[in-house]
RNA sequence: CAGAAUGAACGCUGGCGGCAUGGAUUAGGCAUGCAAGUCGUACGAGAAUCCUCUCUUCGGAGAGGAGGACAGUGGCGAAAGGGUGAGUAACACGUGAGUAUCUACCUCCAGGUCGGGAACAGCCCGCGGAAACGCGGAUUAAUGCCCGAUGGUCCCUUCGGGGUAAAGAGGAAUCGCCCGGAGACGAGCUCGCGGCCCAUCAGCUUGUUGGCGGGGUAACGGCCCACCAAGGCGACGACGGGUAGGUGGUCUGAGAGGAUGGUCACCCACACUGGGACUGAGAUACUGCCCAGACUCCUACGGGAGGCUGCAGUCGAGAAUCAUCCGCAAUGGGCGAAAGCCUGACGGUGCAAUGCCGCGUGGGGGAUGAAGGCCUUCGGGUCGUAAACCCCUGUCAGAGGGGACGAAAAACAUGACGGUACCCUCAGAGGAAGCCACGGCUAACUACGUGCCAGCAGCCGCGGUAAUACGUAGGUGGCGAGCGUUAUUCGGAUUUACUGGGCGUAAAGGGUCCGCAGGGGGUUUGCCGAGUCCGAUGUGAAAGUCCGCAGCUCAACUGCGGAACUGCGUCGGAUACUGGUGAACUUGAGUGCGCGAAGGGCGAGCGGAAUUCCAGGUGUAGCGGUGGAAUGCGUAGAUAUCUGGAAGAACACCGGCGGCGAAAGCGGCUCGCUGGCGCGCCACUGACCCUCAUGGACGAAAGCGUGGGGAGCGAAUGGGAUUAGAUACCCCAGUAGUCCUAGCUGUAAACGAUGGAUACUAGGUGUAGCUUGUAUCGACCCGAGCUGUGCCGAAGCUAACGCGUUAAGUAUCCCGCCUGGGGAGUACGCACGCAAGUGUGAAACUCAAAGGAAUUGACGGGGGCCCGCACAAGCGGUGGAGUAUGUGGUUUAAUUCGAUGCAACGCGAAGAACCUUACCAGGGCUUGACAUGUCCGGAAUCCCGGUGAAAGCUGGGAGUGCCUUCGGGAGCCGGAACACAGGUGGUGCAUGGCUGUCGUCAGCUCGUGUCGUGAGAUGUUGGGUUAAGUCCCGCAACGAGCGCAACCCUCGUCUUUAGUUGCCAGCAUUAAGUUGGGCACUCUAGAGAGACUGCCGGUGACAAACCGGAGGAAGGUGGGGAUGACGUCAAGUCAGCAUGCCCCUUACGCUCUGGGCGACACACGUACUACAAUGGUCGGGACAGAGGGCAGCGAACCUGCGAAGGCAAGCUAAUCCCAGCAAACUCGGCCUCAGUUCAGAUCGCAGGCUGCAACUCGCCUGCGUGAAGGAGGAAUCGCUAGUAAUCGCCGGUCAGAAUACGGCGGUGAUCCGUUCCCGGGCCUUGUACACACCGCCCGUCACACCAUGGAAGCUGGCCACGCCCGAAGUCGUUACCCUAACCUUUCGGGGAAGGGGACGCCGA
Repeated sequence: CAGAAUGAACGCUGGCGGCAUGGAUUAGGCAUGCAAGUCGUACGAGAAUCCUCUCUUCGGAGAGGAGGACAGUGGCGAAAGGGUGAGUAACACGUGAGUAUCUACCUCCAGGUCGGGAACAGCCCGCGGAAACGCGGAUUAAUGCCCGAUGGUCCCUUCGGGGUAAAGAGGAAUCGCCCGGAGACGAGCUCGCGGCCCAUCAGCUUGUUGGCGGGGUAACGGCCCACCAAGGCGACGACGGGUAGGUGGUCUGAGAGGAUGGUCACCCACACUGGGACUGAGAUACUGCCCAGACUCCUACGGGAGGCUGCAGUCGAGAAUCAUCCGCAAUGGGCGAAAGCCUGACGGUGCAAUGCCGCGUGGGGGAUGAAGGCCUUCGGGUCGUAAACCCCUGUCAGAGGGGACGAAAAACAUGACGGUACCCUCAGAGGAAGCCACGGCUAACUACGUGCCAGCAGCCGCGGUAAUACGUAGGUGGCGAGCGUUAUUCGGAUUUACUGGGCGUAAAGGGUCCGCAGGGGGUUUGCCGAGUCCGAUGUGAAAGUCCGCAGCUCAACUGCGGAACUGCGUCGGAUACUGGUGAACUUGAGUGCGCGAAGGGCGAGCGGAAUUCCAGGUGUAGCGGUGGAAUGCGUAGAUAUCUGGAAGAACACCGGCGGCGAAAGCGGCUCGCUGGCGCGCCACUGACCCUCAUGGACGAAAGCGUGGGGAGCGAAUGGGAUUAGAUACCCCAGUAGUCCUAGCUGUAAACGAUGGAUACUAGGUGUAGCUUGUAUCGACCCGAGCUGUGCCGAAGCUAACGCGUUAAGUAUCCCGCCUGGGGAGUACGCACGCAAGUGUGAAACUCAAAGGAAUUGACGGGGGCCCGCACAAGCGGUGGAGUAUGUGGUUUAAUUCGAUGCAACGCGAAGAACCUUACCAGGGCUUGACAUGUCCGGAAUCCCGGUGAAAGCUGGGAGUGCCUUCGGGAGCCGGAACACAGGUGGUGCAUGGCUGUCGUCAGCUCGUGUCGUGAGAUGUUGGGUUAAGUCCCGCAACGAGCGCAACCCUCGUCUUUAGUUGCCAGCAUUAAGUUGGGCACUCUAGAGAGACUGCCGGUGACAAACCGGAGGAAGGUGGGGAUGACGUCAAGUCAGCAUGCCCCUUACGCUCUGGGCGACACACGUACUACAAUGGUCGGGACAGAGGGCAGCGAACCUGCGAAGGCAAGCUAAUCCCAGCAAACUCGGCCUCAGUUCAGAUCGCAGGCUGCAACUCGCCUGCGUGAAGGAGGAAUCGCUAGUAAUCGCCGGUCAGAAUACGGCGGUGAUCCGUUCCCGGGCCUUGUACACACCGCCCGUCACACCAUGGAAGCUGGCCACGCCCGAAGUCGUUACCCUAACCUUUCGGGGAAGGGGACGCCGA
């Protein structure tokens, strides 16, 4: 991450219907309308209007009747229904019990309903006020109020008795009223159990807990009060804080579980905020009252009014949530006798794809596989039967017609929805498809654009010129009226593990022990029956889920039935196990007796060695210390040495993976006190046991405070060194401390990184203690047992490493601990501490990892072994000079390009005056300098003009070929148009090929087998040996391949064949192997031989091999060459060639002239020549090899000082020529240490050669000139034998032009050795490296930003506690005021009772 889900929101899109759902945020504020009334059959009064009668001034007035509005008295309702989730962690809710209780209306049963009285609204009059509203007077009815009577199965009672009722209405039927009992419904109260987070909330509590007595309530109760007692709650989490309505259910999940509580249903709570009571059956009352507060509104400023968390609607806040709709027709509710009235409950419609379900946007045929798009290897492929076209159908939408159920009651009447559902007809494929994705996870790929940009992204990660990952297009995949995104939940995640995890090294065993609670617990048996199990029964609301059936055309939705609701209660039964209780047992545990070992602990005393100090003796110049030194000590006598003394600390040897202890830890000897342990006996107790949160004790070193002590050592500190520095390592000093004392601290890599206990599961081998044996005379040895301590190992375990009877195995029990890295063992809080600090212990933020074990490499100032001109030993150089050449840099119109550590730099370039040439300037050409194709014309070709720097441009003339089937064709030239040519333009990081390098290093691999979960290992390691993974031996390996070696070339010896152009011993001849002759020799070039550790001796393991020797031209790969494994360096080359892609096309192509590649303050590389006497110069003399030559080499001769020229022989080469030369060398002469007779740069003059042409810019010659340079700083290169060094010769390239490059020969040296430097090979080790040490990585500082903590203080909110004032109001008191009913009265009054006020307690 893929799944499912949602009251959703956002983006794009949008045809229809059904059924649901829709303010989740501000319990924020609200305009307006409506949401609770009804009864005239309880009562008085009675407007409008109508009727009748009378009067009339014809306006009307009066009387009676009907009528019944508005309001009032009274009754019932308003405590329901509807809304919301603020508060509440509570008996609030759920579930199951219980009862000290109440219950209007309804039902049933029984009885009653008699007599009387006084008021108050309304209305009327008067008054106050802006209003709201109020005051006074008078009159009045009732089912309103009061008194009396009666009464019971009612209440109280001291059991004598006492107390308490009623209402009437209606024409009537009848409806009411009162008392009592019962039921039903509803409510109150109590209890068991259950369901959130924080212990960084650990102690809470005074009405608190209980009692006696009262008060109060419908009712129990500290609910309240007085008194008494001092209790009550809490680690099974009280108290405190945070969060939250609870449940049925819902979502997810295999389940267990987790999350959630919207709609519907049940319960609770709330109604602007807080407090309070009244009325009533019921409220502490959503649309009642009182008080306080905030807010809004009205006001005449005096005072008033209000409460949408009812339905609509409005503002605000918000990502976001609808109509100020219709109707009481249905269902239900209130009132009423009823008609009926009321009902924003409800029934409906509307809006919204918000969700679920259903349907449609057409069906069949149709290949020229159309056009078009896209891709393409240009052939084609694909969109695609898709379209067109043909034949059909008619769902939905549209139009017209018909038209319900829902309506019940015998009939009549009654429908908001609604002319809706549904049915029929009509026309026409007509009106109806999008969204997301396509790198992997994950289903679906190409092109173009872009070029670490723009952007994507759930994770990994894409994008730096070939992007299936960005954007677009085509195609494809998925879903479809939706599709994506975001948010949230569960899942995947056995990633909190009950099901179902772990802790040696990954996170994780407490430092150790003791031990209360708790948890767990041996053997036998009786009883109980709590757990457990079985049966029955009550309950577990409905809805929902599941199964079945049924109704809407299906489905969603709905109805009916069943199952389920895993729970709780009650009754009965069972008794194995657990538990309780009684009795018993001995094996767990403990005790006893005997024996034993030990650095176990504490205290006291004693001892010697060493060190330092003090005193004295001897003695003299140093000592000490280090890598080397210095500071330091010492002539005031040190160190050294001897004697004596003092002090403190630690106990050498024994001493041991030996002993003891719980751990920390314990080491001289003796004594005292004391703890634990082992072995043996098997006498005693009788489960007394194991573990252990909290708690307690112990606890290295350092550290703290007290008092001592202080030899040595030694933080800090001082000094000396080292070093860039050296607050270090080294040295000289040295304080605290180290030691003792009684305390504190409480930590550690307190480690076996491994908690404790018990049982079980192969062995082998050490060691310590005890016991024992047929072992001994005895002691050993040897064997057996137990206990401890090590090593190696079976099975098993483990990710591996490893563990393995001392488990990390197999099991049980208990405790501790872990849950990604960082932040951080930090902050805050709390506790402890004298302090230092310790214990406990987060979060924000941030990362896509951090980590373990093992593997292969690479690396190491790790180890071992071994090579190489690697060092060393040597010779000669480079670095200094001049010049040559290449490069960098600079310059320039251009100085073309490439090569850049080794492995670029005398490299590409085996040779730039033009050409080359790719660069620059200028002049020109445009199918082109070159290729193929088409058409036209002309043979080709040659000659002469003009212009021009040339190329080119432009004229004139000559010339008529070859083949032919007679049509034409081939080749060449010119012209035209188009396909195309062309590019040394880019990319060597798109490539092929080739090359460099490690490295001619000895390595690199494979098959099969074996081992390992795997990466991988083994083989290839090991012992020897080699130049070599060369060979031998051993071995879980056995074989094989590419490399090594050999086979190839060349040089060295010999043989043989051949004998010219080569050779000449002998013969002849000549100036000369010149010639005859010869082919022995040399040589040439073919073929062969030869060398193999074969032979001998020694060493070695009897091997491989090595050492020495013989023979041999050559000896251990004989010298040299060619030959370069798997691979590495994105090494080099697109400019040698080839080539993908990109780019240019009157130019980035082609051509010409001239210039440049040759520049020059500088820097570097590679060379040459020198600096001289081992030399220079002059003269004489000697000896090579290998090459080249016809556009060539060029002899001799002549000319010239010479370069060279002239003439010209020979040679297509063992023949002739380069070249009658080799040079160093040798002989002789001169030079004599000097910037020279060294060196030759530079410059001048005069010549020669090549070439179309030597100005830029060639080479050579002669004469003259005669610079730097006197052996080269740091540094650095090459070379091991015919090598280095030195000397010359030749060749390729080439017209000409080497100090370069490639070859050839001549002369001809040095090397103890492997410690070190560099490079390499093998084995091993460590690793935090793996673009691999040029790696990785840490900290400070600077700047910016993000998050968090602290901070003097300032401030807001919430909560708690204390105190003061104290509204309304209940209750209590009252001596003040008022008062119809009842009692009494002398009729004035008094009493009873009530109201007001005041006071008291409580109190927002």
A computed fold for a 1404-nucleotide RNA from an uncultured organism, annotated as small-subunit ribosomal RNA.
Its mean pLDDT, the model's own confidence on a scale to 100, is 85.
It matches the Rfam family "Bacterial small subunit ribosomal RNA". Its family is annotated with ribosome and structural constituent of ribosome in the Gene Ontology.